[in-house]
RNA sequence: GAUGAAAAGCCAAACCCGUCGUGAGGCGGGGACGGAAAGCCACGGAUCCCAAGAGGAUGGCCGGGUUGCCAAGC
Numbered sequence: 001g002a003u004g005a006a007a008a009g010c011c012a013a014a015c016c017c018g019u020c021g022u023g024a025g026g027c028g029g030g031g032a033c034g035g036a037a038a039g040c041c042a043c044g045g046a047u048c049c050c051a052a053g054a055g056g057a058u059g060g061c062c063g064g065g066u067u068g069c070c071a072a073g074c
Base pairs, nucleotide, nucleotide: 001074003071004070010035011034015030016029017028018027019026020025033060039066040065041064043063044062045061046058047057048056049055
């Protein structure tokens, strides 16, 4: 550098409870389907919402940017 075998640790879908929001959804708790960036950023695309805005949601939809743990074999 490429890659993701092993181990340690990490995150946490659906669903349930609480809470905020018109909504998509967010946050907290429980819970694990999964994840090697499922850390962070709405820059391009995509999807979704609206009180229709030059607005909003999704980073666990794809690409891109950026930071980062471990490490056998290559």